Transfer RNA from a Patescibacteria group bacterium, 72 nucleotides, folded computationally.
Its Rfam family is "tRNA".
The same sequence occurs in records of 2 taxa.
The sequence is in RNAcentral, with records from ENA and MGnify.
[in-house]
RNA sequence: GGCCCUAUCGUCUAGUGGUUAGGACGCAAGGUUCUCAUCCUUGUAACAGGAGUUCGAUUCUCCUUAGGGCUG
Repeated sequence: GGCCCUAUCGUCUAGUGGUUAGGACGCAAGGUUCUCAUCCUUGUAACAGGAGUUCGAUUCUCCUUAGGGCUG
């Protein structure tokens, strides 16, 4: 240099064009407990950046950025 893969809450992860963007852990509050822990309920917080296609994009296309792999 060429080709390929990945990027979603603090972390891990689901989501094949119309979802209130879901789940687990974490964190906060409340309940339970003499206290802590466990358990229960509620809350918290996310689509890497830009452009395009489309009535509509996390999803499809292109570029950039970051990480990873193969290869000359």
The organism belongs to Bacteria candidate phyla, within Bacteria. Model confidence (mean pLDDT): 82 of 100.